The part of an RNA shown here (small-subunit ribosomal RNA, central domain) has 352 nucleotides and comes from an uncultured Actinomycetes bacterium. The prediction has a mean pLDDT of 89. Rfam family: Bacterial small subunit ribosomal RNA. Gene Ontology terms of the family: ribosome and structural constituent of ribosome.
Context: one part of a larger RNA
RNA sequence: CUGGGCGUAAAGAGCACGUAGGCGGUUCUGUAAGUUGCACGUGAAAGUCCUAAGCUCAACUUAGGAAUUGCGUGCAAAACUGCAGAACUAGAGUCCAGCAGAGGGAAGUGGAAUUCCCGGUGUAGCGGUGAAAUGCGCAGAUAUCGGGAAGAACACCAGGUGGCGAAGGCGGCUUCCUGGGCUGUGACUGACGCUGAGGUGCGAAAGCUAGGGGAGCGAACAGGAUUAGAUACCCUGGUAGUCCUAGCCGUAAACGAUGGGCACUAGGUGUGGGGAGUUGUUGACGCUCUCCGUGCCAAAGCUAACGCAUUAAGUGCCCCGCCUGGGGAGUACGGCCGCAAGGCUAAAACUC
Numbered sequence: 001c002u003g004g005g006c007g008u009a010a011a012g013a014g015c016a017c018g019u020a021g022g023c024g025g026u027u028c029u030g031u032a033a034g035u036u037g038c039a040c041g042u043g044a045a046a047g048u049c050c051u052a053a054g055c056u057c058a059a060c061u062u063a064g065g066a067a068u069u070g071c072g073u074g075c076a077a078a079a080c081u082g083c084a085g086a087a088c089u090a091g092a093g094u095c096c097a098g099c100a101g102a103g104g105g106a107a108g109u110g111g112a113a114u115u116c117c118c119g120g121u122g123u124a125g126c127g128g129u130g131a132a133a134u135g136c137g138c139a140g141a142u143a144u145c146g147g148g149a150a151g152a153a154c155a156c157c158a159g160g161u162g163g164c165g166a167a168g169g170c171g172g173c174u175u176c177c178u179g180g181g182c183u184g185u186g187a188c189u190g191a192c193g194c195u196g197a198g199g200u201g202c203g204a205a206a207g208c209u210a211g212g213g214g215a216g217c218g219a220a221c222a223g224g225a226u227u228a229g230a231u232a233c234c235c236u237g238g239u240a241g242u243c244c245u246a247g248c249c250g251u252a253a254a255c256g257a258u259g260g261g262c263a264c265u266a267g268g269u270g271u272g273g274g275g276a277g278u279u280g281u282u283g284a285c286g287c288u289c290u291c292c293g294u295g296c297c298a299a300a301g302c303u304a305a306c307g308c309a310u311u312a313a314g315u316g317c318c319c320c321g322c323c324u325g326g327g328g329a330g331u332a333c334g335g336c337c338g339c340a341a342g343g344c345u346a347a348a349a350c351u352c
Base pairs, nucleotide, nucleotide: 003324004323005322006321007306008305012320014202015201016200017199021195022194023193025088026087027086028085029084030083031082033081034080035077036076037075038074039073040072041071042070048066049065050064051063052062053061054060091192092189093188094187095186096184097183098182099181103178104177105176106175107174108173109172110154114150115149116148117147118146119145120144121143125136126135163170164169207248208247209246210245211244212243216242217241221237222236223235224234259319260318261317262316263315264314267297268296269295270294271293272292273291274290275289276288277287278286280285301308302307325352326351327350334345335344336343337342
């Protein structure tokens, strides 16, 4: 490069925004760059292919023809693509009226529990385990009652297969600020769209820097057990950390192991949000239709099978990313980034 692929065999970037680029709705007019046709020029010779001829044949040689798929110029065509102009509303967007929601940020606030402190009652144990011991307790523990302090997390609702968000993720309550989505009806803009190499931003946990905070939990660590040993599993403690503010890090089984967009292709049954219709015992209900989301089952089709199946892994188109036998290796070297830890990019020898 070409081909074939990317749910589980190698392979979808963690997610989004967006630059260049690629691709792009309907109608009309023009143009003629792409495209198509014709003509002319050129496309050296040798070589190649075909037909003949010459060496006794062949190789070889000679002659003629073909081919040389290309390029240039001129003329013509105008369906498709491009370009220019005009117009449209089915894509996209704006306005308006409603709706649901743990979407985000900030401030405030509530109760339960835990631990600690003070006081009362009360006495010899408590705790822990498979059994124990370390540990705590006559300097009065555990238990129980009252009061106080602190930090962290929000039981039930939620045993929703529920909701929201691009992903990571988001759950007590109230207020303020704020993003997105869905539905309905018209009006408006008039292709303003899709994707997206680089780039930029967001990005669980752990980790790092500085300053706070520290109840519970708890790497490391110490002790007690277990064991042949026990640098573990179990127990008693316990430091970083977990929490807050500001700034880094940029990874993950960041998973639906399934990139984004649009269109098309039987159904059935739940559930969340909205709209319309129907009077069907008029009750917050039921039924029918419809839009958006989220599950399960299953037809055609697809698949190596498992399975997927209008939320496609079916049928097509557009754009991006990625794969190309196992190990070496997501490593070395170099570069870029980072305070560091390390991250990103990314080989080869050798070997099977």